[in-house]
RNA sequence: CCUGCCGGAUGGGCAGCCGCCCGGAAACGGGAGGAAAGUCCGGUCUCCAUAGGGCAGCGUGCCGGCUAACGGCCGGGAAGGGUUCUGGCGACGGAGUCCUUACGGAAAGUGCAACAGAAAAUAUACCGCCCGAUUUUCGGGUAAGGGUGAAAUGGUGCGGUAAGAGCGCACCGCGGACGGAGCAAUCCGGCUGGCAAGGCAAACCCCACGCGGAGCAAGACCAAAUAGGAGAGGAGGAGCGGCCCGCUCCUAUGAACUCUCGGGUAGGUCGCUAGAGCCGGGCAGUAAUGUCCGGUCCAGAUGAAUGGCUGCCGCCCGCAAGGGUACAAAAACCGGCUUAUAGUCCGGCAGGCUGC
Numbered sequence: 001c002c003u004g005c006c007g008g009a010u011g012g013g014c015a016g017c018c019g020c021c022c023g024g025a026a027a028c029g030g031g032a033g034g035a036a037a038g039u040c041c042g043g044u045c046u047c048c049a050u051a052g053g054g055c056a057g058c059g060u061g062c063c064g065g066c067u068a069a070c071g072g073c074c075g076g077g078a079a080g081g082g083u084u085c086u087g088g089c090g091a092c093g094g095a096g097u098c099c100u101u102a103c104g105g106a107a108a109g110u111g112c113a114a115c116a117g118a119a120a121a122u123a124u125a126c127c128g129c130c131c132g133a134u135u136u137u138c139g140g141g142u143a144a145g146g147g148u149g150a151a152a153u154g155g156u157g158c159g160g161u162a163a164g165a166g167c168g169c170a171c172c173g174c175g176g177a178c179g180g181a182g183c184a185a186u187c188c189g190g191c192u193g194g195c196a197a198g199g200c201a202a203a204c205c206c207c208a209c210g211c212g213g214a215g216c217a218a219g220a221c222c223a224a225a226u227a228g229g230a231g232a233g234g235a236g237g238a239g240c241g242g243c244c245c246g247c248u249c250c251u252a253u254g255a256a257c258u259c260u261c262g263g264g265u266a267g268g269u270c271g272c273u274a275g276a277g278c279c280g281g282g283c284a285g286u287a288a289u290g291u292c293c294g295g296u297c298c299a300g301a302u303g304a305a306u307g308g309c310u311g312c313c314g315c316c317c318g319c320a321a322g323g324g325u326a327c328a329a330a331a332a333c334c335g336g337c338u339u340a341u342a343g344u345c346c347g348g349c350a351g352g353c354u355g356c
Stems, first nucleotide, its partner, number of pairs: 001352010012313007020031004033327001037338002040336005045215004057211005062076005077103001078101010104206002109204002111200002126146002128142006154172006173195001174193003178189004219270004229261005236250005277296008314325004
């Protein structure tokens, strides 16, 4: 320097003109994102419900810390994996570095394990091996070897044996109590036990902890027209084509009409954006984070603004003319998670090439 993998950051720049939304009398000022997304988790806020406790249901699940809270984040532990180096005859182990993990309980109980296989939780003898016999076979021993399976009753080496076997020993692994370190998860040490209680809890279950419900179309306020309701007033009212008479119907069980009140709809206002805010610095802490000081105001719309054009520059494609520039766009607001994302930058690891 190139390539690959992993992790993190960033998410084009500067002007001009014309529009749109919000604030403002005007001048002028502000106007999408790292995910505004999915709506998965947690909160603020609002209304409804609610003595206290339990059952049921749902969720979470190594330990410690952070936080308003969390299923989030930080640190630590354990396990698994990649990679480099390394110890051992071997089983297996050590060191560095990176990544991942629903990682409580299998000696409370219930349940499950297809196919294959001789045998699937209780043991089991198919092949093989060894011994014996009445020898095309049968009986006994054997879990070392083969074979099946996702999984087969610890492993390696030496001894031992008829062949074998924790049968014996050493080591590796595992269990137990003890001692030490640590807040803890857990780790370390020697001792001890021939090895016991196989696996699955993203099966029921058990244990611990948490959880009332709905969501800004929450909710609050103002408030037409029409219809209906209540109260007060009110002696006439309606029809018979214009007027009078007459007739019919309604009416003090209060009509028509007038006024007032209240609920509710359309519509409008608030909620609505100054906040677990943003920027810089100091201090405490490994860190997440906390705290202090200084500065700063950064969309608030409601069929819903945040757009278009031009010039210069950056990047990509192209000989050039020219074309392209990711994923995607607020809807009460925050903290997370997840998913999408061209290009560029930074860090780690590995490989290759070149130079000294």
Predicted 3D model of a 356-nucleotide RNA (Bacterial RNase P class A) from a Bryobacteraceae bacterium. Its mean pLDDT, the model's own confidence on a scale to 100, is 78. Its Rfam family is "Bacterial RNase P class A". It is annotated as a ribozyme.